[in-house]
Context: one part of a larger RNA
RNA sequence: GGCAUCUGGUGGAUGCCUUGGCGAUAAGAGGCGAUGAAAGACGUAAUAGGCUGCGAAAAGUUUCGGGGAGUUGCCAAUAAGCUUUGAUCCGAAAAUAUCUGAAUGGGGAAACCCACGGCUUUGCCGUAUCUUUAACUGAAUACAUAGGUUAAUGAAGCUAACCCGGAGAACUGAAAUAUCUAAGUACCCGGAGGAAAAGAAAUCAAUUGAGAUUCUCUUAGUAGUGACGAGCGAAGAGGGAAAAGCCCAGUGGUUUUAUUUUAUAAACUGGAAUAAUCUGGAAAGGUUAACAAUAAAAGGUGAUAGUCCUGUACAGGUAGAUAUAGAAUAAAAUCCUCGAGUAAGGCGGGACACGUGAAAUCCUGUUUGAACAUGGGGGGACCAUCCUCCAAGGCUAAAUACUCCUUAUCGACCGAUAGUGAACAAGUACCGUGAGGGAAAGGUGAAAAGAACCCCGAAAGGGGAGUGAAAUAGAACUGAAACCGGAUGCUU
Repeated sequence: GGCAUCUGGUGGAUGCCUUGGCGAUAAGAGGCGAUGAAAGACGUAAUAGGCUGCGAAAAGUUUCGGGGAGUUGCCAAUAAGCUUUGAUCCGAAAAUAUCUGAAUGGGGAAACCCACGGCUUUGCCGUAUCUUUAACUGAAUACAUAGGUUAAUGAAGCUAACCCGGAGAACUGAAAUAUCUAAGUACCCGGAGGAAAAGAAAUCAAUUGAGAUUCUCUUAGUAGUGACGAGCGAAGAGGGAAAAGCCCAGUGGUUUUAUUUUAUAAACUGGAAUAAUCUGGAAAGGUUAACAAUAAAAGGUGAUAGUCCUGUACAGGUAGAUAUAGAAUAAAAUCCUCGAGUAAGGCGGGACACGUGAAAUCCUGUUUGAACAUGGGGGGACCAUCCUCCAAGGCUAAAUACUCCUUAUCGACCGAUAGUGAACAAGUACCGUGAGGGAAAGGUGAAAAGAACCCCGAAAGGGGAGUGAAAUAGAACUGAAACCGGAUGCUU
């Protein structure tokens, strides 16, 4: 030096676990905001920090209800307190609510600076802009108007997806590329609601008829369209979901408010039934003998518990105030006179599955421009016949779409390199001027019983002692391999 066996170190795989995630289902809710939101800054406890709560009345205040012995949130203890004269805690309704932020008295490099007016003056209130309405004023300029002032009313800003409208790409595909495609997608802007939009035929159909809209299955990858390439791609009928019709001056529709009435919504309460013995550190395990069940859902308890605890089935309860929903009545606001610069034509675009095509139909930038129910539109150029409907005014629930959020339940979903980026002080630490990027990190034990005391040492650490079932469970479960030692044997 090598090999083998044993024994350690390092390391953190594996196994087991779950506080956290992921995905659904059923209900609810579908908004918050000048009565100052969302999001924050700074404070706030006997306390140095972080989180949580709260706001100078600051881990809290008041009232009512519940509840009944402990309690002053967590990391996390100590002190000092509170509490059967009912605390802490839970629910409902209130009060307070610094500063920033639409931020709104003016300014500003957000959480800061500087004001004015009034009043009952340790202070309180008001003072932005715009819309609408009203009043008072009021130029050039006579009446007037513009303008000004004041009051009242409303708006603004935020928000996950869904919806409507405006505006609108490119990569890509066509195996190149220009029409085409991607796609009216992404992105941007405006607007609204719990849904939105659409909607009661100037619709389809085809010689029979149907009878608003929306969604779905099918028709059908069909008819079509298309450098007839790549591709794009219906409709009528039929089966289902849901169904609801109305108005134009009125006994109306819609919305809002007020009153009356009905219903619902909280915390919460009761809630059955087991003992002995054996093993063990511990019984819920084994054995023997019982009991309850409208309760064998689940979780916890020193191992696996129907009968130990919380619960579960089932039953009960809820004052005042408030909120929501329905109905009735009353009041107010708003809409509407049967639809002309309209239908239709020319030119140019766009939408229709349909790329200008034989291109109907719909929208309209421009330019022309009817008829008036004895009339007009449509039936895919156009004409006739026939059939069908009545545009140029308006309202309308449900079936449909979505889930930032709440509650309950579930999973041939994950189990710490997985599952959210985040099971832990996570959008944290850290990086970047900034937009932005973005981690790692869970597990002692049933219980800290967290190792008194002695010894070595400056300490770290260790040896005894002690706790514990176990200490090779000692600040950590288990503890594989790579890698590094030690001992023994063989061998060179």
This is a predicted structure of a 492-nucleotide part of an RNA (large-subunit ribosomal RNA, domain I) from a bovine gut metagenome.